Small-subunit ribosomal RNA, 3' major domain from an uncultured Bacteroidales bacterium, 469 nucleotides, folded computationally.
The prediction has a mean pLDDT of 84.

[in-house]
Context: one part of a larger RNA
This record gives sequence, structure tokens and C1' cells, in this order.
RNA sequence: UGACGGGGGCCCGCACAAGCGGAGGAACAUGUGGUUUAAUUCGAUGAUACGCGAGGAACCUUACCCGGGCUCGAACGGUAUUUGAAUAUAUUUGAAAGAAUAUAGCUAGCAAUAGCAGAUAUCGAGGUGCUGCAUGGUUGUCGUCAGCUCGUGCCGUGAGGUGUCGGCUUAAGUGCCAUAACGAGCGCAACCCUUACCGUUAGUUGCCAUCAGAUAAAGCUGGGGACUCUAACGGAACUGCCAUCGUAAGAUGUGAGGAAGGUGAGGAUGACGUCAAAUCAGCACGGCCCUUAUGUCCGGGGCGACACACGUGUUACAAUGGGAGGUACAAAGGGUUGCUACUUGGUGACAAGAUGCUAAUCUCAAAAGCCUCUCUCAGUUCGGAUUAGAGUCUGCAACUCGACUCUAUGAAGUUGGAUUCGCUAGUAAUCGCACAUCAGCCAUGGUGCGGUGAAUACGUUCCCGGGCC
Repeated sequence: UGACGGGGGCCCGCACAAGCGGAGGAACAUGUGGUUUAAUUCGAUGAUACGCGAGGAACCUUACCCGGGCUCGAACGGUAUUUGAAUAUAUUUGAAAGAAUAUAGCUAGCAAUAGCAGAUAUCGAGGUGCUGCAUGGUUGUCGUCAGCUCGUGCCGUGAGGUGUCGGCUUAAGUGCCAUAACGAGCGCAACCCUUACCGUUAGUUGCCAUCAGAUAAAGCUGGGGACUCUAACGGAACUGCCAUCGUAAGAUGUGAGGAAGGUGAGGAUGACGUCAAAUCAGCACGGCCCUUAUGUCCGGGGCGACACACGUGUUACAAUGGGAGGUACAAAGGGUUGCUACUUGGUGACAAGAUGCUAAUCUCAAAAGCCUCUCUCAGUUCGGAUUAGAGUCUGCAACUCGACUCUAUGAAGUUGGAUUCGCUAGUAAUCGCACAUCAGCCAUGGUGCGGUGAAUACGUUCCCGGGCC
């Protein structure tokens, strides 16, 4: 000077408390450990690994295992020597990759030669081989916590201190006052994006108040720019005004006005540093190692195994519910190798025809909700695992190992021990929709979007983490 203390003081955070809903018990999905295996490729391991890298493992991917090939090689280049072929076609062999045989025998130039290709040699190619404790770059975490520093001056023999401390205040080292300090920088805040209100401009593919027309009905048509909306530019909020308190900064107010009130809400933004934290398997890169193999091609298998243990989820255990019929309302996205209206066939997954759309035009396309009927508390008309059969689709191919449909089957489960997690408002809870990846899909995951929409916070003694003295 730091760090630490079951030392003290002050303060903050879904940290506790107050509430709501979960996990821990069941079945399944998924990741991990372990075990097994020819292989179950590799990495990630308290918080900060475990639906993580992987935003798509049937082949490919693929790195692993078994088997079969190739060796200047799966792509490209330089030099030297040498050849004229390269290549095409056919046949044989093979699971494929590949190998062998036969036939035809390169282009330009008068030529020298040049190009192209093969063979050999060589420089080299290649390596998801090792080292993240040699590294770059990137990332997690403390933590969006309020801190971390510098110049000059002053103090101290010096390490260092001061400033950055003290009082008040703030979400904030945010400010005010005081002050041997005076200033400054990186952070905070603001500037950026989205959202909430209004105005101006613009009016198609969007909209329809007024006018006219038309239909079984519909902005359907003429027309219109009012409204909604779209998207560009502006305005608006600043403790600005009022009251009380305060020296000030500021605080309080079921004060005003206002769409919005004290950072309006959400996002992006992550200081100096910490953990020799993570990544050599995204990429790059030093060193080491392999070079007829640790490179490379192909077929099959494996990454999907299963006494078990853990994490994260999905579905449930029912009546605030299950089933049947009817009926209503989104946002944000995607679409030509695509999305498909509509019609027909099929119980259905889907198939056949056909139409529109390169999209505010066409299309994918809602569910909880509401109305009526039924079930009447049961392992049930709850629950849907598992299993059998028959099918649909994608794809060269669904045995290992795809999704979906129909019929039958109908397991555990009656609200979950100790313990533990999330959340303070359009939040939790609940309901569906879309997208990326993608032939298809093991998506219950991830990222977004809207619909319905709560309870509670006395307070800071205690648990955890953090800041200042």
C1' cells in the first nucleotide's frame, strides 16, 4: 500500500422479509458424469461447465472404430530431366473408392520453340497431431458495480500520502459546501435505437367519414386524404411552475398542467483490472511432432450403448377441468429449388388438379377467450408413456437411427423430504404465433412476437454479494 477479520460505522442489490409460481417425487426429452464398447471423436467442470461449442449427427457432416485403396498425393505453385500424350469410349474387377486391359493418339508455329499433359527427382503440400502455462484475436465473470488514474504543487529520509478525505446529497467519484491543494483523463450521465403523445409533408399495394354506383355479401367500383396506418422531418419533460423544508446541491407533495414527472419505459453501450478463467477444434500464429502416414479417398459402423447418479426442460396428476359443436380478436416474421388460395379424393398424415404472389397487393395463419351440450370426483371421458398393426412424407437410402397419421393398447402419476430457483408491472403466471439452422428431422431447445393478465414489499435484525470510511 493492499487483502482479510465469527472488528465498528454508513449505504445498496429479488440479498432477506412480504407475496405469486416453480425445481427436488412420476413419465418422457435433452446435456453431463460413470459404466460399457472395436469406437462410443474432441472441448466446456463452484459461482462463471452440464437444451454449453452444436442456429439441425440416417449417408455427408465426422474429427472416432473396422475394412478396402492412394503416396507430389483431395486443391495450387517453382526448378531440372524425360515422354507424347492428355483425354474419350468400351470391357473386366470391386461394396464403393480405386485398379487393370483394348481402341483412337494433343494444340499453335515454316522452324527454333511455346503451350498443355504424363512420369521421375527436388523445393515443398497436408495434419480437427501437442502446448490457451509461448501467443494474437474474441469471450465469460466480479458488474452497468462506481470506481480507476494522471500533471503540477504541497507533506514524508523513503515506500507513499494529499487530491479521491469531512458534512449534506444522488441511481452514480452525481452534485453542493468545506478544504494544501488546483486542474485533468478513462468510467457515470448525455449524445444512438425502439416505444408512449402531437404537428407538418406524402397517399399506394394501406384507409373509407362524406357523395354516387353495384352485389347473396364484402372498400367491391367511381371517387376522397378526413380518420387509421405507413415513414421522413420537427415539437414535447427541464424539478420548468406552485407549496413546504434546506446556506446550497437537493428532498417531499392522492400539487397544477400534461400523452408522459422527476433517469418516462426498454435496448445498445461494460472503466483500470481479477481469475496463468475459456478457446491452438472458428480463424490466425511461435515452438515441438507425423510425412507410403498422426496425410488423403471410399464402404460399413459409432457419436443414439445403459445396473446407475446429477443438471436443464416438456407433459401431467384434473372440474378455474376433459370432450363435442358453434363463434371472435393479434403482432412480428417468412415465401420462386418457395408460400400456396380454391376444387376433388382420403377418417387422417397427405395426394391430384388449379390460381395468385419476387409480396402493405397473393399466401403461410392463431390459441387461451365467448355461447350451448355432456362428464360428476373415479386412477375416471384425468393422464398419456409403452407396445402391436396399417399407412403418409422427405431423401440414392429411414434396420442400427427420421418426423407425422390412423386403429388398438392405456404404464407411472392423486401436488412431491431435506433443500432450492425465478420474479416488483404490462412484470410474474398463462395462451398461442413466427423465424434461424434445414432435403427431412429427433425443437419439449434457441431467438423474437403479440393475446389474457395478478399478488406483495412493514422494513433492513438476520443469510448472500457488493461499495465507502
RNAcentral holds the full RNA, with entries from ENA and SILVA.